The part of an RNA shown here (small-subunit ribosomal RNA, 5' domain) has 534 nucleotides and comes from an uncultured bacterium.

Context: one part of a larger RNA
């Protein structure tokens, strides 16, 4: 000098981009953050429609109530499928195949893409719901019905699997949209035929993941031996899958001064800062990977977890309680105690990217886009501009003559950035939806997929950006310093006191070093100090 997530003192117009608990991986009131899906199913609690019936009123058209009816739009609670392993957090632990970088083989992979093939008959259950019950609560028990893409057999199956090669074994669910003849028919439909999306099996790809290796990864020798599944093998077990991962038997090996092991310390990299580089020092905001979710373990589900907002077991700790027994987990996003020098809003929208469900239309999203708040950081603007005396007043020095402050002000004579007030006004917005036309599919001009025109609708920000008029210098400048390094001096009070101070040193009666003032000198919306790296 440059740098900082910075704090602190003084002092503060505007905007613009960023950036904000580095400390207690301390504890947590509230209130949101993970759901959809009626085109899987039985319903139908509420809304809102049509349809029946009774009453009421009547302008004889109707109109209001009131039951009843799943009939129809939807749809609470429930079965079911799909998501709740992603997105958000945070860095405790970890010196490790954890990262980073090259590789390798013995693996799985829901959704999705391509390609073949099926998709046929059946059955017996639950839950919602009813009906009795227990219990303060959370919840929970017995009877009773009922559906499914829930669930179980059976049929059929190979290029799957096993396998002694001779066999043997395994499957599935169906929902919706049109529609002319023809069967069936409870007249509601249903077969038949066709879209279309599911379901089942295989193989292929893609995408993610899981394991193995070479190298490289901080300090301590005042840490020199370490080690019994320990280190190899044979056989089985496990697991997607290699392997002592794990057993049961052999054998007695494996590491180590090229630092094992034992002790501290740390998430790791792309990157950041800094230096000419070599290096040093960090690892915040973004990005990738990896671990954790009060603390310890466990496994269940499922293509994926041993799962942040699932489940069991123990533990602290907080809460409810009728004392029997039960709830709960902000290291999500706000917020609140504490802790500290020290870090914001109990905010708005799904408008736009994403993401999850759905055929869609939408619903949901504290991912995200915005706003708030903070000179925390950069970065850009502004507090006016000419012109104006051999020079007002004041101040402060003075050698008493004057100098300085100082063209500074006042005066004149213009400008209106920005703020203020008023108006005008883009861009983020296509996508989707209707409506027409062509193509495909098709027996069909239904439907339904798909180009292409048109029409329309949809903005949190947002009183946007930007741009026009108005009106007046009007509303905006501080802070350190000034002995020497260092760029800037004189007076006045103090008198080894009182203070100052990075070094070096001032202060004991002429102090350019203390303290206050006139003037100055640096930077400037910031400007010094501390605190840290280079």
């Nucleotide at each position: 000098g440059a740098u900082u997530g910075a704090a602190c003192g003084c002092u503060g117009g505007c905007g613009g981009u960023a950036u904000g608990c580095u400390u207690a991986a301390c504890a947590c009131a509230u209130g949101c953050a993970a759901g959809u899906c009626g085109a899987a199913c039985g319903g139908c609690a509420g809304c809102a429609u049509g349809c029946g019936u009774u009453u009421a009123c009547u302008u004889c058209g109707g109109u209001a109530a009131a039951c009843g009816u799943g009939a129809u739009g939807g749809c609470g609670a429930g079965u079911g499928g799909c998501g709740g392993a992603c997105g958000g957090g945070u860095g405790a632990g970890u010196a490790a195949c954890g990262c980073g970088u090259a590789g390798g083989a013995a693996u799985c992979u829901a959704u999705c893409u391509u390609a073949a093939a099926g998709u046929g008959g059946g059955g017996g259950a639950u839950a919602a719901c009813c009906u009795a019950g227990g219990g303060a609560a959370a919840c929970u028990u017995a009877g009773g019905c009922u559906a499914a893409u829930a669930c179980c057999g059976c049929a059929u199956a190979a290029u799957c699997u096993c396998u002694a090669a001779g066999g043997a074994g395994c499957a599935a669910a169906g929902a919706u949209g049109g529609a002319g003849a023809c069967c069936c028919c409870u007249c509601g439909g249903g077969g038949c035929c066709u879209g279309u999306u599911g379901c089942u099996u295989u193989a292929a790809g893609a995408u993610g993941a899981g394991c193995c290796u070479g190298c490289g990864u901080c300090a301590g020798a005042u840490u020199a031996g370490c080690u019994a599944g320990u280190u190899g093998g044979u056989g089985a077990g496990g697991u997607a899958a290699u392997g002592g991962c794990u057993c049961a038997c052999c054998a007695a090996g494996g590491c180590g001064a090229c630092g094992a092991u034992c002790u501290g310390u740390a998430g790791c990299u792309g990157g950041u800062c800094u230096g000419a580089g070599a290096g040093g020092a960090u690892g915040a905001u973004c990005a990738g990977c990896c671990a954790c979710a009060c603390u310890g373990g466990g496994a269940c589900u499922g293509a994926g977890a041993c799962a942040c907002g699932g489940c069991c077991c123990a533990g602290a700790c907080u809460c409810c309680u009728a004392c029997g027994g039960g709830a709960g987990g902000c290291a999500g996003c706000a917020g609140u105690g504490g802790g500290g020098a020290a870090u914001a809003u109990u905010g708005g929208a799904c408008a736009a990217u994403g993401g999850g469900c759905g055929a869609a239309a939408g619903c949901c999203u504290g991912a995200u886009c915005c706003a708030g708040c903070a000179a925390u950081a950069c970065c850009g603007c502004g507090u006016g501009u000419g012109u104006g005396a051999c020079g007002a007043a004041g101040g402060c020095c003075u050698u008493c003559g004057g100098g300085u402050u100082g063209u500074a002000a006042a005066g004149c004579a213009c400008u209106u950035u920005c703020a203020g007030u008023a108006g005008u006004g883009a861009a983020g917005a296509a996508a989707u939806g209707a409506a027409c036309a062509g193509a495909g599919u098709u027996a069909a001009u239904a439907c339904c997929u798909u180009u292409g025109u048109u029409c329309u609708a949809u903005g949190a920000c947002g009183u946007u950006a930007a741009c026009u008029a108005c009106a007046g210098a009007a509303g905006a400048a501080g802070c350190a310093c000034c002995g020497g390094c260092u760029a800037a001096c004189u007076c006045u009070g103090u008198g080894c006191c009182a203070g100052c101070a990075g070094c070096c040193g001032c202060g004991g009666u002429a102090a350019g070093a203390c303290a206050g003032a006139g003037g100055g000198u640096g930077c400037g919306a910031g400007c010094g100090u501390u605190a840290a790296u280079c």

Description
Rfam family: Bacterial small subunit ribosomal RNA. The prediction has a mean pLDDT of 87. The full RNA is in RNAcentral, with records from ENA and SILVA.